[in-house]
Molecule: small-subunit ribosomal RNA
Organism: uncultured bacterium
RNA sequence: AGAGUUUGAUCCUGGCUCAGGAUGAACGCUGGCGGCGUGCCUAAUACAUGCAAGUCGAACGCUUCACUUCGGUGAAGAGUGGCGAACGGGUGAGUAAUACAUAAGUAACCUGGCAUCUACAGGGGGAUAACUGAUGGAAACGUCAGCUAAGACCGCAUAGGUGUAGAGAUCGCAUGAACUCUAUAUGAAAAGUGCUACGGGACUGGUAGAUGAUGGACUUAUGGCGCAUUAGCUUGUUGGCAGGGUAACGGCCUACCAAGGCGACGAUGCGUAGCCGACCUGAGAGGGUGACCGGCCACACUGGGACUGAGACACGGCCCAGACUCCUACGGGAGGCAGCAGUAGGGAAUUUUCGGCAAUGGGGGAAACCCUGACCGAGCAACGCCGCGUGAAGGAAGAAGUAAUUCGUUAUGUAAACUUCUGUCAUAGAGGAAGAACGGUGGAUAUAGGGAAUGAUAUCCAAGUGACGGUACUCUAUAAGAAAGCCACGGCUAACUACGUGCCAGCAGCCGCGGUAAUACGUAUGGUGCAAGCGUUAUCCGGAUUUACUGGGUGUAAAGGGAGCGCAGGCGGUGCGGCAAGUCUGAUGUGAAAGCCCGGGGCUCAACCCCGGUACUGCAUUGGAAACUGUCGUACUAGAGUGUCGGAGGGGUAAGCGGAAUUCCUAGUGUAGCGGUGAAAUGCGUAGAUAUUAGGAGGAACACCAGUGGCGAAGGCGGCUUACUGGACGAUAACUGACGCUGAGGCUCGAAAGCGUGGGGAGCAAACAGGAUUAGAUACCCUGGUAGUCCACGCCGUAAACGAUGAAUACUAGGUGUUGGGAAGCAUUGCUUUUCGGUGCCGUCGCAAACGCAGUAAAGUAUUCCACCUGGGGGAGUACGUUCGCAAGAAUGAAACUCAAAGGGAAUUGACGGGGACCCGCACAAGCGGUGGAGUAUGUGGCUUAAUUCGAUGCAACGCGAAGAACCAUACCUGGGCUUGACAUGUAAUGAACAACAUGUGAAAGCAUGCGACUCUUCGGAGGCGUUACACAGGUAAAUGCAUGGCCGUCGUCAGCUCGUGUCGUGAGAUGUUUGGUUAAGUCCAGCAACGAGCGCAACCCCUGUUGCCAGUUACCAGCACGUGAAGGUGGGGACUCUGGCGAGACUGCCCAGAUCAACUGGGAGGAAGGUGGGGACGACGUCAGGUCAGUAUGGCCCUUAUGCCCAGGGCUGCACACGUACUACAAUGCCCAGUACAGAGGGGGCCGAAGCCGCGAGGCGGAGGAAAUCCUGAAAACUGGGCCCAGUUCGGACUGUAGGCUGCAACCCGCCUACACGAAGCCGGAAUCGCUAGUAAAGGCGCAUCAGCUACGGCGCCGUGAAUACGUUCCCGGGUCUUGCACACACCGCCCGUCA
Repeated sequence: AGAGUUUGAUCCUGGCUCAGGAUGAACGCUGGCGGCGUGCCUAAUACAUGCAAGUCGAACGCUUCACUUCGGUGAAGAGUGGCGAACGGGUGAGUAAUACAUAAGUAACCUGGCAUCUACAGGGGGAUAACUGAUGGAAACGUCAGCUAAGACCGCAUAGGUGUAGAGAUCGCAUGAACUCUAUAUGAAAAGUGCUACGGGACUGGUAGAUGAUGGACUUAUGGCGCAUUAGCUUGUUGGCAGGGUAACGGCCUACCAAGGCGACGAUGCGUAGCCGACCUGAGAGGGUGACCGGCCACACUGGGACUGAGACACGGCCCAGACUCCUACGGGAGGCAGCAGUAGGGAAUUUUCGGCAAUGGGGGAAACCCUGACCGAGCAACGCCGCGUGAAGGAAGAAGUAAUUCGUUAUGUAAACUUCUGUCAUAGAGGAAGAACGGUGGAUAUAGGGAAUGAUAUCCAAGUGACGGUACUCUAUAAGAAAGCCACGGCUAACUACGUGCCAGCAGCCGCGGUAAUACGUAUGGUGCAAGCGUUAUCCGGAUUUACUGGGUGUAAAGGGAGCGCAGGCGGUGCGGCAAGUCUGAUGUGAAAGCCCGGGGCUCAACCCCGGUACUGCAUUGGAAACUGUCGUACUAGAGUGUCGGAGGGGUAAGCGGAAUUCCUAGUGUAGCGGUGAAAUGCGUAGAUAUUAGGAGGAACACCAGUGGCGAAGGCGGCUUACUGGACGAUAACUGACGCUGAGGCUCGAAAGCGUGGGGAGCAAACAGGAUUAGAUACCCUGGUAGUCCACGCCGUAAACGAUGAAUACUAGGUGUUGGGAAGCAUUGCUUUUCGGUGCCGUCGCAAACGCAGUAAAGUAUUCCACCUGGGGGAGUACGUUCGCAAGAAUGAAACUCAAAGGGAAUUGACGGGGACCCGCACAAGCGGUGGAGUAUGUGGCUUAAUUCGAUGCAACGCGAAGAACCAUACCUGGGCUUGACAUGUAAUGAACAACAUGUGAAAGCAUGCGACUCUUCGGAGGCGUUACACAGGUAAAUGCAUGGCCGUCGUCAGCUCGUGUCGUGAGAUGUUUGGUUAAGUCCAGCAACGAGCGCAACCCCUGUUGCCAGUUACCAGCACGUGAAGGUGGGGACUCUGGCGAGACUGCCCAGAUCAACUGGGAGGAAGGUGGGGACGACGUCAGGUCAGUAUGGCCCUUAUGCCCAGGGCUGCACACGUACUACAAUGCCCAGUACAGAGGGGGCCGAAGCCGCGAGGCGGAGGAAAUCCUGAAAACUGGGCCCAGUUCGGACUGUAGGCUGCAACCCGCCUACACGAAGCCGGAAUCGCUAGUAAAGGCGCAUCAGCUACGGCGCCGUGAAUACGUUCCCGGGUCUUGCACACACCGCCCGUCA
């Protein structure tokens, strides 16, 4: 000293929380010792028992006992009497002032005992308790009669006191005070004990007076709590006079008189509370507390009262009343722990019914001494503070165990064991203090006085006095022995891993963790922190500058009153002089002690204790200074005001006038509609509307001018004229002379709506009615329409009453408009310069969280005053109370509870918008053909099943994984089997019980039996095969694609995504990448605080389109030859086609036009091709926790005679149904029959298979040729000819029957094909929806992969035929860029409000 937490991120505002210290504490776990402290905070609840206040025989009489020298002496007891019991000890209920603290006052007072001084004590008297007798009562306690003493009680004398009257002189600010004297009245006393030479003398006591000290009483001022939702309180109240009362002043009390007194500087009331020194915290200022210790106060079961006394209205006294408890013979009595112990109760919680008067202190006494739960000590409690210990050194096989592990090891860890040593503490033994000084006793000496003695004082000596306690301390012996825990380990905050658990159990101070890999739960190992303690809870201060005096704010975060006037209050211009209240300074008194701080000292140290000093920031008294504030006096004119002249203005009030328009009425013309809307309808109209013309009525508002123009304090003010009237401004400088500013309360004004009374009512128009819209529509739209809007008078008193910005004054760069007035110059419908007042914009400094503000009245720099705050969000501007109001309501204005933030502020980046601008895409539009209807195929859902294995599920799952399920594959089901295993590696044992063969059984796998005996060798062994045992194998199913790699889909072939440096910004970020053009493109150009770069785009690659050169077999054949029934069949030829290498070609290169003459665009030439020629491969940063653990790989988890392995059969093909994708069709642009023509790209050895023969055919027999430009592999549509004649057909072919063919171990479930027969639905398809922009769509066939065969109508390719349309970008969908809004950021499938459950 700060930190966490609002956001995707940022800055701010703002709350919540944490780290620190403290405690009379409590609770949980744990616990060795000692010292010093502390210990009912709650029930001021109730209390059993014991103790806490007595003492004096040297005041008095009596009784009993003991001793006696019989004179007395001693002890005990009750009583009279004296002193004490008013102290000490406890508690904090009450008390907001009769209290406390501080400082003063008493000339308005008292004071026992104590100290000093003065004086005195003369002489008398009458009783009474105890006791005796009688008697009452249960008791407590009495009653009557009689005896007796005193320092008890009462007179008299005296007295310097006191009262009254008078005189003198002193002091005081004054009321008055003190002194001396006179007169008068009144008031005292007590004795006891020693000594004696009997004369006295000593001590203790008594009385009066004076003084001191101590203690108390009263008065004054100042200070310290909350609530104003407590604003008025008071009748002995405030004062006076007289009297009473008191120690004393005083309405303290009484009578009379007056009507005062207190209060926003907070009276009164209510609530709470003992106050202070101090204690805790804090840098301090402050805030909180008032245990222990000390001072004061109050109280003593509750309430009241007095008595005694120096002192009480009395804790362990009295009386009365009340509640409670106890005793009782029921008549009546007794009691008061908030003393020390202790008990019950309450409570989270607080001790022994201890020892002693040894010390300190107190009461009594002459003293010894007695009493003392004050006190000193001990006991209990880790309750706190302080100190000590639980060992020290060496010790690596880095032991065992435990935990982790990549299985190699690592950590615990020199830690332990083990060796050596020490002895604090503990145990035992021995020694052993200080605290003790006195008093008194015995002895000695000295001093003073005296005739002596007792006696007094001082010093010395001796003996003696200890509860604690045989304690502290010291020594010796034994022995590492008996002595470590608690919290935490996600961040804040030092300290991490494993297992268990699986939004469960639980944690949590805040943020937050936990839904199968939790460093956050529980346990363990380890390490961190503190340590005889450690954590938790509670409370206080701090951090919190989060009530801000030090030290905050108010445009938008909470916060400027709606505006003005103005009382109180606060603040206030210039010169001179006086005073000294504030201010500054010196001195004095006080500020108790303890405590804090500083310096010393004592317990071994420390805590603790002792001594000294500072300080106690305060208050009071007093001396001084005079700058500033104040105050008094005097002067001034710059503030303020007045006068004179002048112009501007929707400033206000009242009266009058005007035209346009709407509506209504009357009349005319005129005819079928008008009106209204997105579209309509309600409504009006043939009883004549709307429209139009003329006349009239009535109310309200004042077009144009009109303007970030004017006026006003604000609200507000707009046709014209008149009357009355307020303010501001300019010029002038005649007058006054600080007259000023602000302004709590108060008063006044105050839009609209609303209220009351009375008018008025054209238009508009809440409510209301109807029509629409809608799922509904108590709305938006339409047709009507009442209050109201208007006027007069009276209320209301609020608005986003806003510039969200209180008023005043001064100062602080400029530029440019506009409005009112003035001056100067030049000039003449004006221009320039300047000045005062208003009203706007831009902008420097400065300020601000930023946005922004910025001489206009500042959000700048300062001063003054007010308001508000006003203290996180919600609850709530609500409730209650009060005031105002006719009411509506307004003003004032909480709490409980709840959240960790807030729809708090500003700004940033995205995403989004039924916001805007621009652009693109088969996105729409324009077209062509489909799907959706039928049948079938195929996939999916669902259902079913022993199983119908699993995955994929909007686009981006659904002819998808699967380029091919009869067995196998296969993962599913049923059944039968195996267990080191079907497969891999290693170790150990073993060599027959193995393999092969054979037999039996079985559906097979397997099981059982029989037979049988591997290879090499250097003879040591090695290898192979097998069996057994163990490590392990195995896992497509047990899960996780949300633990992963890799791969893929998608946005999207969309044009985007970023970085470095620089610059801007507090920052997130921005700039670059925006802007203007252009492009398919962030493509290029121009500009620009940016300059560059990267990944994407494009290009480079492949195919195709043209062509040259080279080469030429298996391809080709023009010319030359040979040759056939036919034929590049043959020789040959490289011309052509073609094949396949290398090249060329296209670049806006050329021309014209447009353009910034930039990029580029339009047109043209040439060219096979023209503006990326066409197609492909190629997919930026990223998004979707997209898909895949069942392609493979892989973490952790799980199974191990099974979730592994083998086998047989079944299933994946199951069928009320729904969806997707396809095929075939519904026919004549067609179908059937016959004839005839033209491809490309592929494939072929377990293969392609020719010719020929057989079969209607599928196919069979056959086997030439071919590892291929060589052999094999009939293209179809088209075209030609013929038939069909619009029909469920010569369309369509499902379904079914029969007979066959092929593959294969095997076609029943469950294959394909052929022939014949059968001949279903279907006649172009609802809502909706898909593809395609040219060699494309459409329609035609061919090939290939997989494959024994096949469900292929699928997929991937190939060629032949070959269109239509695009005006255009308003709309739908998707995307891109810029901009704007935002309360969204899981980002609009968002957020969020209300009702109901």